A computed fold for a 91-nucleotide RNA from a Cellvibrionaceae bacterium, annotated as c-di-GMP-I riboswitch aptamer. Its mean pLDDT, the model's own confidence on a scale to 100, is 78. Of the family's consensus pairs, 94% are formed in the model. The sequence was found by an Rfam model in a public genome assembly. NCBI's taxonomy places the organism under Bacteria, Pseudomonadota, Gammaproteobacteria, Cellvibrionales, Cellvibrionaceae.
[in-house]
RNA sequence: UCCCCGAAAAGGCAAACCCGCGGUAACGCGGGGACGCAACACCAGUGCCCAAAUAGCGUUUAUAGCUUACUUGGGUCGAACGGUUACCGAA
Numbered sequence: 001u002c003c004c005c006g007a008a009a010a011g012g013c014a015a016a017c018c019c020g021c022g023g024u025a026a027c028g029c030g031g032g033g034a035c036g037c038a039a040c041a042c043c044a045g046u047g048c049c050c051a052a053a054u055a056g057c058g059u060u061u062a063u064a065g066c067u068u069a070c071u072u073g074g075g076u077c078g079a080a081c082g083g084u085u086a087c088c089g090a091a
Stems, first nucleotide, its partner, number of pairs: 005089002012037002017032006035078001041084003045081002049075002051072002055067003
């Protein structure tokens, strides 16, 4: 010095929930708030999972209900795997 690793210290992020805005929704963004996090930083790449405006079915009608998704420049990386990068330094 690097890798594994994770004691200490400093600094960092921020679940649930509440408010506002956006979205059909999943969910996202901002503010408050802290359950947690050493990659809980980034990438939706792989297979899961989630949503369903639209499409199809369906009902006397319906904006109810149901189904599929091979559809969506859909959602989630704080679910797994994979990829990229990174602070500190005891054993």